[in-house]
RNA sequence: GUAGCUCAAUGGCAGAGCAUCUGCUCUGCAUGCAGAGGAUCCCAGGUUCAAUCCCUGGC
Repeated sequence: GUAGCUCAAUGGCAGAGCAUCUGCUCUGCAUGCAGAGGAUCCCAGGUUCAAUCCCUGGC
């Protein structure tokens, strides 16, 4: 080592910014506003009622 990218957080529901999509605004674009979708949390094993989180090994 976690969403397309950059990164948070936490033993019990996984978040933000940017990006994407939709609507409003505009003659149009950009900006702005509102909303939506998107994660088997690197792989394997162990501990635990429960692991993204703790331990071990691997890449």
Description:
Predicted 3D model of a 59-nucleotide RNA (transfer RNA) from Podarcis lilfordi. Lineage of the source: Eukaryota > Chordata > Lepidosauria > Lacertidae > Podarcis. Model confidence (mean pLDDT): 81 of 100. Its Rfam family is "tRNA". From the family's description: Transfer RNA (tRNA) molecules are approximately 80 nucleotides in length. Their secondary structure includes four short double-helical elements and three loops (D, anti-codon, and T loops). Rfam classes the family as a transfer RNA. The RNAcentral record of the sequence draws on Rfam.